[in-house]
RNA sequence: GGCCGUUUAGCUCAGUGGUAGAGCGCUGCAUUCACAUUGCAGAUGUCGGAGGUUCAAAUCCUCCAGCGGCCA
Numbered sequence: 001g002g003c004c005g006u007u008u009a010g011c012u013c014a015g016u017g018g019u020a021g022a023g024c025g026c027u028g029c030a031u032u033c034a035c036a037u038u039g040c041a042g043a044u045g046u047c048g049g050a051g052g053u054u055c056a057a058a059u060c061c062u063c064c065a066g067c068g069g070c071c072a
Stems, first nucleotide, its partner, number of pairs: 001071007010024004018055001026042005048064005
């Protein structure tokens, strides 16, 4: 330098055009002498950035950036 993959909650990930979700974690309450477990409730997102297509974009297209890999 060329090509491919990837970027979504604190972490690991799902979501392939129509309300952004799960598990774990976190907070509160109940339970306990206390802790753990368990149950109930709750908070948390610029969907990496910019632009475009569309009535509508995390999702499709272009460019840029980060990370990983292959080739040279």

This is a predicted structure of a 72-nucleotide RNA (transfer RNA) from Candidatus Roizmanbacteria bacterium RIFCSPHIGHO2_02_FULL_37_13b. It matches the Rfam family "tRNA". The family's RNA type in Rfam is transfer RNA. Gene Ontology term of the family: triplet codon-amino acid adaptor activity. The sequence was found in a public genome assembly.